[in-house]
Molecule: c-di-GMP-I riboswitch aptamer
Organism: soil metagenome
RNA sequence: GACAAGGGCAAACCCGUCGUGAGGCGGGGACGCAAAGCCACGGGACUCCCCAGCGGAGUCAGCCGGGUCACCGAA
Numbered sequence: 001g002a003c004a005a006g007g008g009c010a011a012a013c014c015c016g017u018c019g020u021g022a023g024g025c026g027g028g029g030a031c032g033c034a035a036a037g038c039c040a041c042g043g044g045a046c047u048c049c050c051c052a053g054c055g056g057a058g059u060c061a062g063c064c065g066g067g068u069c070a071c072c073g074a075a
Stems, first nucleotide, its partner, number of pairs: 001072001008033002013028006031062001037068003041065003044060006
């Protein structure tokens, strides 16, 4: 990438659980997603700590870029 086929993921919210927290995981649930698979490398957002500095430790891949691997496929 085509109003193709077979499939996939799962926001908010609710329950359980872990974490100081941002948030993670499991179940329910679908707003959406063609990489909404994976990787914190660049930018960004957010959290906690602090001796407050051009500090430290983290979270987000469904904020943007980048890297990497992959399913289907007509004209």